Source information:
A computed fold for a 72-nucleotide RNA from a Patescibacteria group bacterium, annotated as transfer RNA. The sequence was found in a public genome assembly.

RNA sequence: GCCCCUAUAGCUCAACGGAUAGAGCAUCGGCCUUCUAAGCCGAGGACAGAGGUUCAAUUCCUCUUAGGGGUA
Numbered sequence: 001g002c003c004c005c006u007a008u009a010g011c012u013c014a015a016c017g018g019a020u021a022g023a024g025c026a027u028c029g030g031c032c033u034u035c036u037a038a039g040c041c042g043a044g045g046a047c048a049g050a051g052g053u054u055c056a057a058u059u060c061c062u063c064u065u066a067g068g069g070g071u072a
Base pairs, nucleotide, nucleotide: 001071002070003069004068005067006066007065010025011024012023013022018055027043028042029041030040031039048064049063050062051061052060
């Protein structure tokens, strides 16, 4: 240089082109407990960036960025 893959919450992962973008762990608040842990209830928190296609894009296309792999 070329080719391929990945990018969603603090972390690990979901989500036929149409649902309020969900789950576990973590964080915070409450309940319970003599206290802590465990358990229960609740809350906040995310689609890498820009454009395009479409009535509608996390999803499809292009470019960029970052990471990983292959190849001479």
The coordinates come from a structure-prediction model, not an experiment, and the mean pLDDT is 80. Its Rfam family is "tRNA". Its family is annotated with triplet codon-amino acid adaptor activity in the Gene Ontology.